């Protein structure tokens, strides 16, 4: 140096997340580089960090190392867009309360506010009346008998004449009932544009006198308080996008370097 056969090694890697930590399944980025079983309410390990089993390749374009380059991810900073929440702040809108004649409205010289004064409404007493009811009066009806009068018939007494008691009917009346009633008397009250007197005086109504211009909180404005996410602003959370000379991890690519064993020629 060449040939043959082995072995180490390799047969994807990375990011975020999860985890005490490592790796895997799952998601994402690269890329194409074995198979079977296990596995997110997880599976298997222990810092040399998947476990179990099988297969291919195999010392170099393929393994190892650093160097260069570098997809992409995550974090951080700034900006933009968007969304959610919060009456924190302001405004708007709505509601409660308050002060107050600023504006409007209403009212006022046919006289405001204010002052003085009288009366009514109210209470009590006395009285008058209306209404209702009762008494009373008038008229009418009204008693089989235990009311009156008069008593047919019948009954009783008598020789007779006549007499007697007496029902019904008739007439009248009592109790009672009905109608009416100018009047008298009594009683009653959800009685009265009533009268007289006394009392009272918050409110309401009303009259007179003095005086000479305001009064009124109805609306707006003002003060205060509450509600409302309607608007703005502020704060915080979420999502998306852009930038970065920031931080971190980093696939792939490039060139370079390193690296076995046995036999034979």
């Nucleotide at each position: 140096u060449c040939g043959u056969g082995c072995u180490a090694g390799g047969c994807g890697g990375g990011g975020a997340g999860u985890u005490a930590g490592c790796g895997g399944u799952g998601c994402c980025c690269u890329g194409u580089a074995c198979c079977u079983g296990c596995a997110a309410u997880c599976c298997g390990c222990u810092a040399c960090a998947g476990c179990a089993g099988g297969g291919c390749u195999g010392a170099a374009u393929u393994c190892c190392g650093g160097c260069a380059u570098g997809a992409g991810g995550u974090c951080c900073u700034u900006c933009c867009u968007u969304u959610c929440a919060g009456c924190c702040c302001c405004g708007g809108u709505c509601g409660g309360g308050g002060a107050a004649a600023c504006g409007g409205g209403g009212u006022g010289u046919u006289g405001a506010g204010g002052g003085c004064u009288g009366g009514g409404u109210c209470c009590u007493g006395c009285g008058c009346g209306a209404c209702g009811a009762a008494u009373c009066c008038u008229c009418g009806c009204u008693a089989a008998c235990c009311c009156c009068g008069c008593c047919a018939g019948g009954c009783c007494c008598g020789g007779g004449a006549g007499g007697g008691a007496g029902c019904a009917a008739c007439g009248g009346u009592a109790c009672g009932c009905g109608a009416g009633g100018c009047u008298c008397u009594u009683c009653g009250g959800g009685u009265g544009c009533c009268g007289c007197a006394g009392g009272g005086g918050u409110g309401c109504c009303u009259g007179g006198c003095c005086g000479g211009a305001g009064c009124u909180a109805c609306c707006g404005g003002c003060c205060u308080u509450g509600a409302u996410a309607c608007g703005g602003c502020c704060u915080g959370g979420g999502a998306g996008g852009a930038a970065g000379c920031g931080a971190u991890c980093g696939a792939g690519u490039g060139a370079c370097g390193g690296u076995g064993c046995a036999c034979g020629a």
Predicted 3D model of a 265-nucleotide RNA (Bacterial large signal recognition particle RNA) from Candidatus Caldatribacterium sp. Its mean pLDDT, the model's own confidence on a scale to 100, is 79. It matches the Rfam family "Bacterial large signal recognition particle RNA". On this family, see Regalia et al., Nucleic Acids Res 2002: "Prediction of signal recognition particle RNA genes".